[in-house]
Source information: Bacterial RNase P class A from Binatia bacterium (SeqCode), 360 nucleotides, folded computationally. The source organism's lineage runs through Bacteria, Bacteria candidate phyla, Candidatus Binatota and Binatia (SeqCode).

Order: sequence, then C1' cells, then structure tokens
RNA sequence: CGAGUCGGUCGGGCAGUCGCUCGCGCGCGAGCGCGGGAGGAAAGUCGGGACUCCACAGGGCAGGGUGGCCGCUAACGGCGGCUCGUCGUGAGACGGGGAUAGUGCAACAGAAAGCAAACCGCCGCCGGCUUCGCGCCGGCGGUAAGGGUGAAACGGUGAGGUAAGAGCUCACCAGGCCCACCGGUAACGGUGGGUGCUGUGUAAACCCCACCCGGAGCAAGACCGAAUAGAGGGGCGGGCGGCCCGUCCGAUGCCCCCGGGUACGGUCGCAUGAGUCGUCGGGCAACCGGCGACCAAGAGGAAUGGCUGCCGCGCGGGCAACCGCGGUUACAGAAUCCCGCUUACAGGCCGACUCGGGUC
Repeated sequence: CGAGUCGGUCGGGCAGUCGCUCGCGCGCGAGCGCGGGAGGAAAGUCGGGACUCCACAGGGCAGGGUGGCCGCUAACGGCGGCUCGUCGUGAGACGGGGAUAGUGCAACAGAAAGCAAACCGCCGCCGGCUUCGCGCCGGCGGUAAGGGUGAAACGGUGAGGUAAGAGCUCACCAGGCCCACCGGUAACGGUGGGUGCUGUGUAAACCCCACCCGGAGCAAGACCGAAUAGAGGGGCGGGCGGCCCGUCCGAUGCCCCCGGGUACGGUCGCAUGAGUCGUCGGGCAACCGGCGACCAAGAGGAAUGGCUGCCGCGCGGGCAACCGCGGUUACAGAAUCCCGCUUACAGGCCGACUCGGGUC
C1' cells in the first nucleotide's frame, strides 16, 4: 500500500423567533415567569423478569420449552470462557443430548435400500450341442472380489486362503466399544492394553433421557364520584392451571340473558430504578463489590413541531481563496417498567487482528 476479519461508537451543532406538552412558582382570573421534553433501535412484540389480580394447600396425568461443559444473571431460548465437529491459507464463522431402547421414513435410478440383495460377471455340478477349444446353450447352486445404478450398497490396502470368494485368517491403516493410568471442576484430551466389533441418513419424525414451566395481563389492578328500577326470564353450583383426585367457599348465594339508568368522569398505579456517570478493587471474561456525583419525557383522540441565520454535510465548477445549487437529511417516533434477541439504517469515526506485496 492492497485485500479482509472482529468489535466499539456517533448518527447534525449553535443562536434567534413563533407554537405544543408536563412540572414548579406567581396571579381572583384571562394568563405570566422559570425548568424538563424520543431512540439506538422508541420497531418486531420473539424470549425472560419486575409489578397486579385470580382466597398462593397438595398429589398425579396431559401439554409446552430447553439441550456439549463450567460460569454470569432477578431470569432467559441471553451473555462469557472452555471443549468437540465442519468450513476458511488465516484473523475467524457456523453448529452441538440419544440412531446398539423401540417404531417409522428414504423420491428417481437400480437385481437389491434395511431380519440386505445375484442384473452382468466369477466359480462348481448336471444335461444338451460341439468346429472337440471347459467353446456355446439351458438348469441347479456358491460368491459381495470386479462392472453397472444411486445422495447412500455392510471399513481401506496388501498377503494368505478358496472351486471362486468373503475379517474367513493375518499384517498395517481408519473408526467404534471396553479397561487402566495421567491432565482437567467438567465437557474433553493424552498414553498404554484388550476386542475383528465395522449398514448410511433422518429425532425442526414419533420417541427416550435430563432440567425448567400455573393463568391472565397496566384496558392488570386500587380508590373517589355520578346514576339507579327490576316482585322480568333461565340455570344450580362456583373458585383453586387444561383434566382427575383432593381441598376451600356457598343458598339473604352465584352465573347467563333481557330491560332501565349514568359522565367511554376523576385520582393513583406512573417515572428513585436489577438506574446513569466517574473512580478504585476482584475476575481471563460475562459480571460482581466499595466510594462519590447526578435525577434525566410522562401523554391519554395521545405533546416532543414550524421558520430564519451561521457552521457542518452532499453535488458541481475553480490551481486556490472561493462561488453556485441541493438539502437540514439514513432507519425511524415513547405509552407500566426493566434485561436480552432479531430486524432496519444516508454518512462517518475509533480500536484489535489476519493474509499478500513493497521499502528501509
């Protein structure tokens, strides 16, 4: 210098002016003054929690979720470290229980695709033909070494063996299983020994194993206020997680429908919290702890906006100072809150690392 990998971060600034909304203060009041006012994703509403109600007994079944190991966390399907496999020259990326518990499925091609299989080939026997060459044809059987099909055909190479063959036997290699020892908390790794044990994939197919999970949701829910008419009709149980057992409550009760009334009223929940920033300490890290500082939107038919100037930005011109034009920028807009994940994003900035080339 070129090509790349991973991570972090910003995502217009200042001033003036006219508005909107919330809080505080002042004012009898109209209103006035001061202060606050969108995001890294506020988004998708996907995962997890806080909070609230269901009167929070308990047990079983069903159902759902997660899946290497260890850790972090309020919790998670998140995050960190490690480990194994695949891909990449590499920085790195992606993935992870079990296929000897059982069941199922595997298109097309192919003889055979799951207690394997005989189409061609090879070999033996029998019969026939014969140009007498185990040459040809037929039948019966053996054979998975060779050909051919396929994504996949029962481990590979060589030797022995055999009628021909075959882990049938042996040597070496690859893998599996079992045992012992060593390292590691563990997943796992290493070394040595034994065993011829050697049919692939699929569990986001059923299933098995381990662990976890009650439902509904801020329109949760609480309080205040307004209104009022039921001698209308029907049902007999209802709550506790979907079912069962069990348990609790219940007849002046409860549920549904009909009819009537009222204001889709107000307040709280609701902004101090697993909070933000700085610093120190522990830890490889995720993260945790100490100290200090700070308070930072709160609507409810739903505020957070418009204009002007300068700077910045983009495009064009010019050697340059500068000039002209565009435009105020991408993705997007809070609704109980928090932690994550995923997705979208004009234009930048920063850091670590890899590969290739060049120069000193």
The RNAcentral record of the sequence draws on ENA.